[in-house]
RNA sequence: UUUCAGGGCGAGGUGCAAUUCCUCACCGGCGGUAAAAAAUUGCCGAUGCAAUUUUGAGUCCGCGAGCGGCAUAUGAAAAUAUGCUGUUGAUUCGGUGUGAUUCCGAAACCGACGGUACAGUCCGGAUGAAAGAAA
Numbered sequence: 001u002u003u004c005a006g007g008g009c010g011a012g013g014u015g016c017a018a019u020u021c022c023u024c025a026c027c028g029g030c031g032g033u034a035a036a037a038a039a040u041u042g043c044c045g046a047u048g049c050a051a052u053u054u055u056g057a058g059u060c061c062g063c064g065a066g067c068g069g070c071a072u073a074u075g076a077a078a079a080u081a082u083g084c085u086g087u088u089g090a091u092u093c094g095g096u097g098u099g100a101u102u103c104c105g106a107a108a109c110c111g112a113c114g115g116u117a118c119a120g121u122c123c124g125g126a127u128g129a130a131a132g133a134a135a
Stems, first nucleotide, its partner, number of pairs: 001135004010024004025121002027111002029063004036055008058109002066087009091107005113124003
């Protein structure tokens, strides 16, 4: 510099009206950690061992988006841009083990802002921005 970079309402009920309420259903951004799994290669007489690669946490650690504040610049204002900064959800129990909130089993829980009958799943800002990934 270029490209890429978020998934999900199906059925029933109430109602004038709800993908928003109620019952069931469905979804899980990025990096780290990770004892699991798979593949390839090598070694050995061998069930095995080693190396490399890939995958592996929504709730752990860190970050992004979102919502605010301040400063500066431009502007008549509205506002826009840049920098700094605040805020930012949710997990337990049992099992194995030296070691796991990551594995296995079970039961829970969480989800910005604006709109609208109260929204993680619809519409909108957004053909945007971005943690980051690849070349």
This is a predicted structure of a 135-nucleotide RNA (FMN riboswitch aptamer (RFN element)) from a mouse gut metagenome. Its mean pLDDT, the model's own confidence on a scale to 100, is 79.